[in-house]
RNA sequence: UUAAUAGGUCGCUAGGGUUCCGGUUUGUGUUGUUAAACACGAACGACUGGUCCGAGAGCAACCGACCUCAGCCGCGUGCGGGGGUUACACGGAGGGAUAAAAGCCCGGGAGAU
Numbered sequence: 001u002u003a004a005u006a007g008g009u010c011g012c013u014a015g016g017g018u019u020c021c022g023g024u025u026u027g028u029g030u031u032g033u034u035a036a037a038c039a040c041g042a043a044c045g046a047c048u049g050g051u052c053c054g055a056g057a058g059c060a061a062c063c064g065a066c067c068u069c070a071g072c073c074g075c076g077u078g079c080g081g082g083g084g085u086u087a088c089a090c091g092g093a094g095g096g097a098u099a100a101a102a103g104c105c106c107g108g109g110a111g112a113u
Base pairs, nucleotide, nucleotide: 007063008062009061011059012058015053016052020050021049022047023044024043025042026041027040028039029038030037031036064086065085066084067083068082069081071079072078073076088108090111094106095105096104
C1' cells in the first nucleotide's frame, strides 16, 4: 500500500408486559379463645421476582462465506491445516402477533444526514 464477504443458528442481556406460578390487598366460608391458618373467588405489573417475549443499528459462541499463507498426495473444480476479515449503522407515526407489551415483526421500511 492492498482483496473479498456484508449470511445463518443457538445462548444471554438491555428492554417488555401479565397467560401461568409466586407476591400484595380484599370478599365469603371453615377451623381456632385470640393471634392466625386453610379453601374458593375478586382486584393489582404505579409487585425487585420465577415462567414467558426479546434486539439490523447490544454481548458471546458456533456454523457459513471471503481473503491470505505455506503443506500433502492419487496432481484434481483434490485433501486437510495456520493466520485474518465478516465493516458501518440517525430513525418516526401507524399497523400486526401472542395472555399482553416491547429495542419483537412490517423494518437497515417511510423519512433524515